[in-house]
The part of an RNA shown here (large-subunit ribosomal RNA, domain I) has 479 nucleotides and comes from Phycisphaera sp. The sequence was found in a public genome assembly.
Context: one part of a larger RNA
C1' cells in the first nucleotide's frame, strides 16, 4: 500500500407523496374598445419588501339578494388600532369612483412625460378640442350657371385577441437519387377582412333518351377515370350510403348558483378510521379531509328545493306585364380544373372585338345534325361542418419533481445578449412549531455538551427515506 468488515462523514440516488401539468368527452361562451379596450406606468394599508386587489372615493364606496359569527387577503408572524346580532367578514347581482400611458384622439414626445385654445367655475378644478367614412345642410373660388374647396349637425370606423373562415399576394429548401418542365405548394411567410363558426348554396346543374332535383360535411366509389421530362409523382367526378335538411301543439326536462341532506360505541395506540366486540343507514359503499386504511366526525354524494340564464314573436294569395349588355361569344395572352396545349370543352382575368331578346339562349368535353336539359350576365338564405385565448363538470391500462407545461416553487422570473431573441435551476421536519428554557466549552461567533418537547431529533428548519463514487475511524488480513 491493498482487500474485508463495522461505524461514521459527504452525497442526493431510490421509494413514498402532490399544491403542477397533459389529454379527451359533455356543457357554456365565443369577443373586448373612443361610455377609452387588450396591455401597463405610478399609486394605494398604522407600521409595508413582494404577491393579489383596487384607483386621489385607491385590499376599498353605495343599493338589493343570500348567509348567520366572527372579521380586518397571502408570504407572514408582531405591535397597535377597529369591525360586528342595529347582522359585520365572506358570496352573487347591479351601480358609483376609475390616476397616468397606450387605438390614445388639443399639439408635441425619447410610452406613463412635456406645451396649450376655448366654456364654465365656489379658484380647489371641470368640460371640451385627433383624423377618415357616409348623410342631412350652410357656405363657395378660377368662372356666369356651376364644380373643386371650407364649415356645421348626426351616425359610424380606428385598436386588441388562441386556432378555426375568405380573399389578395406568393416563396424556397426539398423530391424527382444531378437539373431546366415538374415536385414542394398555392405550402410557409405577409397583407386585408368577417363571424362565432366562415365559405358555399335554390340549376344557363347533373344524367342518359332512364331518371335526379341548393350547398356542406362523413363513409364508399378510388388511389379508380384521368393527368405526368407517361419521370419522380399529382389524382377527380357521376352514382351509392349516412349527417343535416320541418314545423306546429301538448308533454317532459332544463345549465349554473344556492339550501337541505340518513346513519357509532368500546378496548389497542402518541394519535384509530386498522384489529377485536357489539349496532346502525342506504334512491347516499363517489370523493376528499381529519394523528394509521371512515357508509354512519367533517366536507360532501343520492335524492329534495328554491332561484332562473338561455331558447322562444302572427297571417298571406290572385292577375297582368316582365324576365339582368359593353353582358354571352370571338381573337390574342395568361390562369384553374385530375387535364404539363393537348382534339380541349367547361370555368376565370388582361387587352381587343362584339351578339340574340323565350318563334330566343347557355350546355351535354373539339365541332356538326338530332334528342335531352337547363334560362347566365342581381341578391338573401338555418342546420349537418371547422377551431378552443376562455368558464364549469366529468373521466384516464397519462406524467410524478433530470418526469408532466419552459414553468408544481413570487417564471417568461434570474442571468445570457447592442439587438431581434434567448431562458435556467429550484417541492418534502412534524399529527401538531410542541421549531429546543436554562446552564456548560467557545470569541458575546459558528458548531457542539447537558437539559427539555416530540410515538419517533441518526424527524432541529443543511429537517421523509437517505442507494453509490468519493472521504475517515476501528478491527482483521495481507504485501
Nucleotide at each position: 500500500g491493498g482487500c474485508g468488515u463495522a461505524u461514521g462523514g459527504u452525497g442526493g440516488a431510490u421509494g413514498c407523496c402532490u399544491u403542477g401539468g397533459c389529454a379527451u368527452c359533455g356543457a357554456g361562451a365565443g369577443g373586448c374598445g373612443a361610455u377609452g379596450a387588450a396591455a401597463g406606468a405610478c399609486g394605494u394599508g398604522a407600521g409595508a419588501g413582494c404577491c393579489u386587489g383596487c384607483g386621489a372615493u385607491a385590499a376599498g364606496c353605495u343599493g338589493c339578494g343570500a348567509g348567520g359569527a366572527g372579521c380586518c387577503g397571502g408570504c407572514a408572524a408582531c405591535u397597535a388600532g377597529g369591525c360586528u346580532u342595529u347582522g359585520a367578514u365572506c358570496c352573487g347581482c347591479a351601480g358609483a369612483u376609475u390616476u397616468c400611458u397606450g387605438a390614445a384622439u388639443g399639439g408635441g414626445g425619447a410610452a406613463a412625460c412635456c406645451c396649450g385654445g376655448c366654456c364654465c367655475u365656489u379658484c380647489g378644478g371641470g368640460g371640451u378640442c385627433a383624423c377618415c367614412u357616409g348623410u342631412a345642410c350652410c357656405u363657395g373660388a378660377a368662372u356666369g350657371c356651376a364644380u373643386a374647396g371650407g364649415g356645421u349637425g348626426c351616425a359610424g370606423g380606428g385598436g386588441c385577441g388562441a386556432a378555426c373562415c375568405u380573399g389578395g399576394c406568393g416563396a424556397a429548401g426539398u423530391g424527382a437519387a444531378a437539373c431546366a418542365u415538374c415536385u414542394a405548394a398555392g405550402u410557409a411567410a405577409c397583407c386585408a377582412g368577417a363571424g362565432g363558426a366562415a365559405a358555399a348554396g335554390a340549376a344557363a346543374g347533373c344524367a342518359a333518351c332512364c331518371g335526379c332535383g341548393a350547398u356542406u360535411c362523413c363513409g364508399g366509389a378510388a388511389g379508380u377515370a384521368g393527368c405526368g421530362g407517361c419521370g419522380a409523382g399529382c389524382g377527380a367526378a357521376a352514382c351509392c350510403g349516412g349527417a343535416c335538411a320541418a314545423a306546429c301543439c301538448c308533454g317532459c326536462a332544463g345549465a349554473c348558483c344556492a339550501g337541505u341532506g340518513a346513519a357509532c360505541c368500546g378496548c389497542u395506540u402518541g394519535a384509530a378510521a386498522g384489529g377485536c366486540g357489539g349496532a346502525c343507514c342506504g334512491c347516499a359503499g363517489a370523493a376528499g379531509g381529519u394523528g394509521a386504511c371512515a357508509g354512519u366526525c367533517c366536507u360532501g354524494u343520492a335524492g329534495c328545493u328554491g332561484c332562473g340564464a338561455g331558447c322562444g314573436g302572427g297571417g298571406u294569395a290572385g292577375c297582368c306585364c316582365u324576365a339582368g349588355a359593353g353582358u354571352a361569344g370571338u381573337g390574342u395572352c395568361g390562369a384553374g380544373c385530375c387535364c404539363g396545349u393537348g382534339a380541349a370543352a367547361c370555368u376565370c382575368g388582361g387587352c381587343a372585338u362584339g351578339a340574340a331578346c323565350a318563334u330566343g339562349g347557355g350546355g351535354g368535353g373539339u365541332c356538326c345534325a338530332c334528342c335531352c336539359u337547363c334560362c347566365a350576365a342581381g341578391g338573401c338564405u338555418a342546420a349537418a361542418u371547422a377551431c378552443u385565448c376562455c368558464u364549469c363538470g366529468a373521466u384516464g391500462a397519462c406524467c410524478g419533481a433530470u418526469a408532466g407545461u419552459c414553468a408544481a416553487c413570487c417564471a417568461g422570473u434570474a442571468g445570457g445578449g447592442c439587438g431581434a431573441c434567448u431562458g435556467a435551476a429550484a417541492g418534502g421536519u412534524g399529527a401538531a412549531a410542541a421549531g429546543u428554557u436554562c446552564c456548560c466549552c467557545g470569541a458575546c461567533a459558528a458548531g457542539g455538551g447537558a437539559a427539555g418537547u416530540g410515538a419517533a431529533a441518526u424527524a432541529g428548519u443543511a429537517c421523509c427515506u437517505g442507494a453509490a463514487a468519493c472521504c475517515a475511524u476501528a478491527c482483521g488480513c495481507u504485501u

Its Rfam family is "Bacterial large subunit ribosomal RNA". Its mean pLDDT, the model's own confidence on a scale to 100, is 83.